[in-house]
Context: one part of a larger RNA
Molecule: small-subunit ribosomal RNA, 5' domain
Organism: uncultured bacterium
């Protein structure tokens, strides 16, 4: 010069930032992941309608809705953290043998039937946590059948393989009606190619030790199988006997990598907090399900350690989310508010969720700004210290005069961020349709957590505000009294033993200043 710091003395205000660096120690309590009724069968709770009844009240899914339950889709994304990884990693710069929900664009289709099973009702088991049996019932849930423009496979003859349905409108016909028909819109199947994403191979780089010199048996390659979305000893059968290694293999020990950040004139050196991109974990190890994608933080299963409930038989749990808790430590913060905006999940929307975020709250932790007055005042007052007793110094300093009012305090005003989304009107396209949808255009209502903030106005009043460390040299700045190798003091030289500019105090003075100094550490 710097620092995610601490300790000590002090402390006014704002702006912006940063805040468990140690036990990847243990966690009470809450909330962090839902969502969708325009998939569904339905109705526990509210509200409305309707019915009965004098009336309490009770009947109704008729309607808004919607608890629980099937079902999609989302949970694999956002957050956290840095134990592990010396390469399965990462930075770059290439390669071919691969995947792929939503999303964009193209093509062809959405025919016709079928068994089931949760809920619900009945009963039984258990202290719970849940579980068992009966009957019944949907569907975008499951299965077959039909077709097959792409698509696989194929011995080129052939062959396999799919789907679902909602929901808006409607003018002619059909129909008591519901609806059929027709249309849009949403989905749904199959196929194609794109976009982003992702997996995978390779090449250079990427710490320290040789007091670590030999390491390898799936080890290295082939052949044929298996296996994967995909290449590959990835895995298995059989051959052959190789492969690495002083251009440091293996071994040991430390490490999460980069873009960056400190420093530095550079070259380098050290370092990986915030932010940002990548990897790896989620109590501890193993493993698979399910899915486009996980071997999955707030899913499963099996083992352990632990904690907790229990009727002793049996269960339940995992903050390295966000808050806070204990513990460790020199040491790091609120058990807030809000979905207002940006962003992401569902959802036709309306919205609903979101401890992501966006914000407020604490802390001189650090950066930047401001302020404690500003100008005149010499009878150089008064008191302090010094002193040759003349007078020196504090020192324009104070007093007193004028003046200004940032900040603070009261008092009036009062934002931006918020305009898409919605409503109205015109037009474009689908369409029989001026109906629905999408797309443009114009007008327009609503919407603010922060917050009555910020930030203007105006009133009173120098009013509400300076500490700190130093003064031997180094290094800017001196007397004086105490003390007397004692107390003490130091970063180095070194000061202290009776005149101490070096210890302590007191005036003086120097340097920084809401800080200033010590400690730690890095160039």
């Nucleotide at each position: 010069a710097u620092u995610g710091a601490a300790c000590g003395c002090u402390g006014g205000c704002g702006g912006c930032a940063u805040g468990c660096c140690u036990u990847a120690c243990a966690c009470a309590u809450g909330c962090a992941a839902g969502u969708c009724g325009a998939a569904c069968g339905g109705c526990a709770g509210c509200a409305c309608g309707g019915g009965a009844g004098c009336a309490a009240u009770c009947c109704u899914g008729g309607u808004g809705g919607c608890g629980a339950g099937u079902g999609g889709c989302g949970a694999a994304c956002g957050g956290g953290u840095g134990a592990g990884u010396a390469a399965u990693a990462u930075a770059u710069c290439g390669g071919a043998a691969c995947g792929u929900g939503c999303c964009c664009a193209g093509u062809a289709a959405u025919g016709g039937g079928g068994g089931a099973u949760a809920g619900c009702c009945c009963g039984g088991c258990g202290a719970a946590a849940g579980c068992c049996g009966g009957a019944u019932u949907a569907a975008u849930a499951c299965c077959g059948c039909a077709u097959a423009c792409g698509a696989c496979c194929u011995a080129c003859g052939g062959g396999u393989g799919a789907a679902a349905g909602c929901g808006g409108g409607g003018g002619a016909u059909c129909g008591c009606a519901a609806g059929a028909c027709c249309u849009c819109g949403c989905g749904u199947u199959a196929u194609u190619g794109g976009a982003g994403c992702g997996g995978c191979c390779g090449a250079u780089a990427u710490c320290a030790g040789a007091u670590u010199a030999g390491c390898u048996u799936g080890u290295u390659g082939g052949c044929g199988g298996g296996g994967u979305a995909a290449a590959a000893g990835c895995c298995c059968a059989c051959c052959a006997a190789g492969g690495c290694g002083a251009c440091g293999a293996u071994c040991u020990g430390u490490a999460g990598c980069u873009g960056g950040u400190c420093u530095g004139a550079g070259a380098g050196g050290a370092c990986g907090a915030c932010c940002a991109g990548c990897c790896a974990c989620a109590c501890u190890g193993g493993g698979a399900c399910u899915g486009a994608g996980a071997c999955a933080c707030g899913g499963c299963c099996c083992a352990g350690a632990c904690u907790c409930c229990u009727a002793c038989g049996g269960g339940a749990g995992g903050c390295a989310g966000c808050a806070g808790u204990g513990g460790g430590g020199a040491a790091u913060u609120u058990u807030g508010g809000a979905c207002a905006a940006u962003g992401g999940g569902c959802g036709c929307a309306a919205g609903c969720c979101u401890g992501a975020u966006c914000c407020a709250g604490c802390c001189a932790u650090g950066c930047c700004g401001c302020g404690u007055g500003u100008g005149g005042g010499a009878a150089g007052a008064a008191g302090g210290c010094c002193u040759u007793c003349g007078g020196g110094u504090u020192g324009u300093a104070a007093a007193c005069c004028a003046c200004u009012u940032u900040u603070g305090u009261c008092a009036g005003g009062g934002a931006a961020g918020a305009a898409a989304c919605g409503g109205c009107u015109c037009u474009u396209a689908c369409u029989a349709a001026u109906a629905u949808u999408a797309g443009g255009a114009g007008c327009u209502a609503a919407u603010g957590a922060c917050g009555g903030u910020a930030c203007c106005u105006g009133a009173a009043g120098a009013a509400u505000g300076a500490g700190c460390a130093c003064c031997g040299g180094c290094u800017a700045a001196c007397u004086a009294c105490g003390u007397g190798c004692c107390a003490g003091c130091a970063g180095c030289c070194g000061c202290g033993g009776u005149a101490a500019u070096a210890c302590g105090u007191a005036g003086g003075g120097u340097g920084c200043a809401a800080g200033c100094g010590u400690u730690a550490a890095u160039c």